[in-house]
RNA sequence: GAUGAACGCUAGCGGUAGGCUUAAUACAUGCAAGUCGUACGGUAGUUCCUUUCGGGGAAUGAGAGUGGCGCACGGGUGCGUAACACGUAUGAAACUUACCCAUUAGUUAGGGAUAGCCCGAAGAAAUUUGGAUUAAUACCUAAUGGUGUUUCGGUACGGCAUCGUACUGAAACUAAAGACAUUAGUUGCUAAUGGAUAGUCAUGCGUCUGAUUAGGUAGUUGGAGAGGUAACGGCUCACCAAGCCAAUGAUCAGUAGGGGUUCUGAGAGGAAGGUCCCCCACACUGGCACUGAGAUACGGGCCAGACUCCUACGGGAGGCAGCAGUAGGGAAUAUUGGACAAUGGAGGCAACUCUGAUCCAGCCAUACCGCGUGAAUGAAGAAGGCCCUCUGGGUUGUAAAAUUCUUUUGUAUGGGAAGAAACGACGGUUUGCGAACUGUCUUUGACGGUACCAUACGAAUAAGCACCGGCUAACUACGUGCCAGCAGCCGCGGUAAUACGUAGGGUGCAAGCGUUGUCCGGAAUUACUGGGUUUAAAGGGUACGUAGGCGGCUUAAUAAGUCUGGUGUGAAAUUUUGUAGCUCAACUAUAAAAGUGCAUUGGAUACUGUUAAGCUAGAGUUAAGUAAAGGCAACUGGAAUUUGAGGUGUAGCGGUGAAAUGCAUAGAUACCUUGAGGAACGUCAAUUGCGAAGGCAGGUUGCUAGGCUUUAACUGACGCUGAUGUACGAAAGCGUGGGUAGCGAACAGGAUUAGAUACCCUGGUAGUCCACGCCGUAAACGAUGAUUACUCGGUGUAUGUCUAAAGAGAUGUGUGCCUUAGCGAAAGCGUUAAGUAAUCCACCUGGGGAGUACGUUGGCAACAAUGAAACUCAAAGGAAUUGACGGGGGUCCGCACAAGCGGUGGAGCAUGUGGUUUAAUUCGAUGAUACGCGAGGAACCUUACCUGGGCUAGAAUGCGCGUGCUACUUUCAGAGAUGAGAGGUUCUUUUCGGAGACACAAAGCAAGGUGCUGCAUGGCUGUCGUCAGCUCGUGCCGUGAGGUGUUGGGUUAAGUCCCGCAACGAGCGCAACCCCUAUUUGUAGUUACCAUCAGGUUAAGCUGGGGACUCUACAAAGACUGCCUACGCAAGUAGAGAGGAAGGCGGGGACGACGUCAAGUCAUCAUGGCCCUUACGUCCAGGGCUACACACGUGCUACAAUGGUCGGUACAGCGUGCAGCGAGCUAGCGAUAGUAAGCGAAUCACGAAAAGCCGAUCACAGUUCGGAUUGGAGUCUGCAACUCGACUCCAUGAAGUUGGAAUCGCUAGUAAUCGCGUAUCAGCAACGACGCGGUGAAUACGUUCCCGGACCUUGUACACACCGCCCGUCAAGCCAUGGGAGUUGGGUGUGCCUGAAGACAGUGAUCGUUAAGAAGCUGUUUAGGGCAAAACUAGCGACUGGGGCUAAG
Repeated sequence: GAUGAACGCUAGCGGUAGGCUUAAUACAUGCAAGUCGUACGGUAGUUCCUUUCGGGGAAUGAGAGUGGCGCACGGGUGCGUAACACGUAUGAAACUUACCCAUUAGUUAGGGAUAGCCCGAAGAAAUUUGGAUUAAUACCUAAUGGUGUUUCGGUACGGCAUCGUACUGAAACUAAAGACAUUAGUUGCUAAUGGAUAGUCAUGCGUCUGAUUAGGUAGUUGGAGAGGUAACGGCUCACCAAGCCAAUGAUCAGUAGGGGUUCUGAGAGGAAGGUCCCCCACACUGGCACUGAGAUACGGGCCAGACUCCUACGGGAGGCAGCAGUAGGGAAUAUUGGACAAUGGAGGCAACUCUGAUCCAGCCAUACCGCGUGAAUGAAGAAGGCCCUCUGGGUUGUAAAAUUCUUUUGUAUGGGAAGAAACGACGGUUUGCGAACUGUCUUUGACGGUACCAUACGAAUAAGCACCGGCUAACUACGUGCCAGCAGCCGCGGUAAUACGUAGGGUGCAAGCGUUGUCCGGAAUUACUGGGUUUAAAGGGUACGUAGGCGGCUUAAUAAGUCUGGUGUGAAAUUUUGUAGCUCAACUAUAAAAGUGCAUUGGAUACUGUUAAGCUAGAGUUAAGUAAAGGCAACUGGAAUUUGAGGUGUAGCGGUGAAAUGCAUAGAUACCUUGAGGAACGUCAAUUGCGAAGGCAGGUUGCUAGGCUUUAACUGACGCUGAUGUACGAAAGCGUGGGUAGCGAACAGGAUUAGAUACCCUGGUAGUCCACGCCGUAAACGAUGAUUACUCGGUGUAUGUCUAAAGAGAUGUGUGCCUUAGCGAAAGCGUUAAGUAAUCCACCUGGGGAGUACGUUGGCAACAAUGAAACUCAAAGGAAUUGACGGGGGUCCGCACAAGCGGUGGAGCAUGUGGUUUAAUUCGAUGAUACGCGAGGAACCUUACCUGGGCUAGAAUGCGCGUGCUACUUUCAGAGAUGAGAGGUUCUUUUCGGAGACACAAAGCAAGGUGCUGCAUGGCUGUCGUCAGCUCGUGCCGUGAGGUGUUGGGUUAAGUCCCGCAACGAGCGCAACCCCUAUUUGUAGUUACCAUCAGGUUAAGCUGGGGACUCUACAAAGACUGCCUACGCAAGUAGAGAGGAAGGCGGGGACGACGUCAAGUCAUCAUGGCCCUUACGUCCAGGGCUACACACGUGCUACAAUGGUCGGUACAGCGUGCAGCGAGCUAGCGAUAGUAAGCGAAUCACGAAAAGCCGAUCACAGUUCGGAUUGGAGUCUGCAACUCGACUCCAUGAAGUUGGAAUCGCUAGUAAUCGCGUAUCAGCAACGACGCGGUGAAUACGUUCCCGGACCUUGUACACACCGCCCGUCAAGCCAUGGGAGUUGGGUGUGCCUGAAGACAGUGAUCGUUAAGAAGCUGUUUAGGGCAAAACUAGCGACUGGGGCUAAG
């Protein structure tokens, strides 16, 4: 885009068209084919006359009958049919044709019947039957006959082989019907010829699918003869021959009416064949003939069958796929209407009759076309709705209202067609007097009082459907919360859904709009036009070769293909164009064009074909050379393994990652000598060579194939490709017979392992080898078919030839690499094409199912070849890109390993966590990156938890109002919160109005929540990682993703720097700038300092004083590979370099790129959403967070002599202090207490530094080590030390004697070790955390390995990125399917038996007037029926095989 459509929602009108696609299922009822009295006999009835009332006569005359014509048309349907059925073009010299037209001739004489009618009979009926009688245009006989037919001849002409036409001779055979009119005739009839119309037959070409249908055929193919037919013909029959069809698809199976045309498409095509037209076929199913001009007959007949109906059970009747209609089926398709007025048909002389053909009407938005549902003005931008940033704005929206206007449509009233021409009657003209034309008159309309016209009225009667994530025009709100649902594809929905549902708004189309089905297009996605095959699906394993396809140069002929003109045809309708008619359009009419085709004919001859003649450039032959693992056969060689024998010799050998099995004292392995046997051929050896491919390797000989080169000669297109076919065809495997050294499936044993039916080891059978025969497959690969031609170069190599003697060059044939153009999706290919062209063959058409099933063929088998479908998915796949990953590679770094030192893991205790327990043991943190973490202070408080008791605008804060009696002090009850009572008239400020503080009560606005979500968030933080990376602009490269830069060569701690480079620059990171520290200088000099001077003390910077020193704290300097040497292009590196306090980043800190982990935190804080509101809020008391079979982390103290204890003695720094630090003195063994100076601190205090040093003692013990635990007595803090504090003294004196597997920290003022300070804090759980100084090491060969990281490169089926992806079995459910003992159907063919009607043949004593013939009988054939064996096909089927899908197994 289309539709004979259907469904959902909706619906005002008209015109034109269309309307059972399914059950060719079954049909009630009515109608659809009759007509003619001018063919015939004649009746009932009616009317008239007459009557002896019994009747008679006349006129008219149905129904029925004989006869004629029609019923073979028109109308319906699409079952069958793959066919001369249809289409197209021819032919009939092989034919027929009623009615019609033209022409010719004729129409004579007779005859007997029969229906009807009448009288009977049988039967329920349908119907049948007997007798008598009768007519014809019914039937029969005879006559006449011709240009008819048959037989035998003749002549002429023609053709297409048989032959045809015309004329002609002889013989035989065969016709007829009248009617009406009137005496003009008309119309029939018979014979014949021609025409027209309609048919019949034959032929060329075209006409679906399947080869998993490959052979079919017996009247089959042909001959000559006979019969039959309208006619040819195996159409039929007897005889003879053995043909005929088929890979250009016979036969078989399935499906199907064909065409004009219709839809689509640019076309070529593809799909379809409803309505209309042509042809065919069919008429309940099957068969058969009769009649007839024509039928094997839709509304005729006979027979058989199925079904339905009637029946008196004896027997009968029927055929809507005609028009309506009914039932049924179905998603689905109309009225039991009107009329013959028109057109057409049948009959008739005609009038006329009949006509469900036809013309009309009815139903249906089924389609197409047209019209309408109003138009103009109208802003307070109304109300309402919806949305928002909400006193307001936006939108619906000029939309409405309102005013004015119009009247298609509608309603009412009135008028009102065309379609009608004929026929008939009466005239006229022509005339052959049949007719034709014409004039006047009369009559005829179903549709229908319809179309149309006029008038009146009044916006009056008239809008929906789908959609709004992208494709695709159109967006917001609410609801819902992976639910409900949507979905054409992608996909949407898990609490902010433009995707679901609703609403508002919008978009599209519009009396329709959507959905579904189907067809074409897009789809170049079957590719003729117009595709592909290296890697995406796809080149056959290779060659030879049949058919076929294609084919070199020249000349001539021909004209089949080809081109061109003519003729015929290609029906009409349709389509296109012009014009015209309905108001337009749809629709219709008319004319033209078109119909790309077929046949025939004239011409052209370039190309193709054919024929003839030539040529040599293709191809081949001969000759001379040449290279080679080409093939086959025979002979032969050495090395090595194994093994036999002998010798030497002794304890192991062998094997592996390590072992064991195995071999060996019966002498192995090892070494030597010698024998046997089988298999394979080292070096040469190579991108080497040969071969069609598979493949081919010691040497020699024989036989043999092919290639290449060179030069001539010869043949003269002999060529290329190649379906089917044939041959060859690795390895494995199979058969028969040999052979068997080594190796070695299966198998055995040993190992490995969680297991190990494997990898490894020890053995070892088939096999590997040979001969003969099968198999016929491989990643049989260059994943690249064969052949020919053309198209830049460079560089190797093998082998020829030429020129020749160069490190060469030229020219062939092979074999490699790189590359131009070009091609390609890219990778890549690139004269050895995957480029440009040509010919031929093979193959492909999404993935899976599946190279499976079934069938067939081959094979001994194994298997091979051919090769589907159901079902299922939305992908599968290729090439390349960026990442990530790798038990890939390269380079490099890090306390990563190594080298060292000290720990942890064992003990006791402290602390955190898990677990358990509990009323509660609040919550969070959980690999690294949780666990002395949030917490830098849990007895109450904190506190979030539990138990119990209370409050409800609340415990806290702000605003606003009022009071100052409630504040404050105090008593009682209570565990307290709280409740009750008593006293009490507040404070600051003031400009004296007031304001503020505090307290209370009441109403209100804001409550409150450590409740949930860190996966809604901000902020902050951890980690990779202080790792060196992460990016951008412009340019360039690539179809693109992307790349380049950022890679490379060096160098660095560093993407640090240098060099190079299609890159040039830049940003965030690195480094530096900041702080502390190490040195010096300047300035300054108190509370710090004290060298010199003076004073002074038991002593002391204590004092005067000093600005020198230390120090303090401000400002500067200093370090930059700057200098030297070596190396290097440079950057830079190295040096016990110089100098310097410091040397190559001097040491330390702060500082953390793009990002990762949905990392952590809603319990610091903030915050969206949700939740609670006499409670999940809040107050109080007590309890809990401190529990304790257990497990883990982090620490402290130890296990002792490098030590413990006692005594003496020396040296710090950072800090802190008024609710504080607290000297000194006194008391106490002590913790502390009492008293008290000084100090808000470079001034006073904490304050003793400890390890160290000197001396004494202990002597290796569970100790003079170790200090847990426990008892007693105390101190301090604090309302309060019971749960649950720290400290002191006395007593007690546990484990522990250096710690398994494993594991942690540290590279220098570091580790180790020693003490000191601070925060929090009433006190303290601190052995923690954060700082400070004292003493002060060892080691680093080095980067193989472990861990982590960086860069480059490589592979990838990963991208949630290896904690990835993913395979198979098993278990469960669902689906389709193969096999299957069997079982149930279906159609078809074959054989046998039977066999109706009919036809044919024979007979026919009966009938018939002789006759023609008929009944009857017999035979043949035949629908149908029965039997039988097979094949094909479909359904079901216990059980069984695999396959697909599903889900967190």

A computed fold for a 1449-nucleotide RNA from Hugenholtzia roseola, annotated as small-subunit ribosomal RNA. Rfam family: Bacterial small subunit ribosomal RNA. The sequence is in RNAcentral, with records from ENA, Greengenes and SILVA. The coordinates come from a structure-prediction model, not an experiment, and the mean pLDDT is 83.